[in-house]
Overview: This is a predicted structure of an 85-nucleotide RNA (transfer RNA) from an Actinomycetota bacterium.
RNA sequence: GCAGGGAUUCCCGAGCGGCCAAAGGGGGCGGGCUGUAAACCCGCUGGCUCAGCCUUCGGAGGUUCGAAUCCUCCUCCCUGCACCA
Numbered sequence: 001g002c003a004g005g006g007a008u009u010c011c012c013g014a015g016c017g018g019c020c021a022a023a024g025g026g027g028g029c030g031g032g033c034u035g036u037a038a039a040c041c042c043g044c045u046g047g048c049u050c051a052g053c054c055u056u057c058g059g060a061g062g063u064u065c066g067a068a069u070c071c072u073c074c075u076c077c078c079u080g081c082a083c084c085a
Stems, first nucleotide, its partner, number of pairs: 001081007010026003018065001027045006046054003058074005
């Protein structure tokens, strides 16, 4: 340099253009159980003034009524090939 794959919430990870604040697991917090702890079970786990509103999927643009999802450029990571004689 070329080709392919990837970057998602505290972490890991799933995610078809609408049913997505986004499955599931871990961790954390609260509760139950227990003499205590562990294990197990339940709830919560972006923010707020919580019927709802706002902001989020590497960064910046674009397409669209609507984008984590499609397009363009850029950054970073992985794999292969080429180059490096």

Its Rfam family is "tRNA".
It was read from a public genome assembly.
The organism belongs to Actinomycetota, within Bacteria.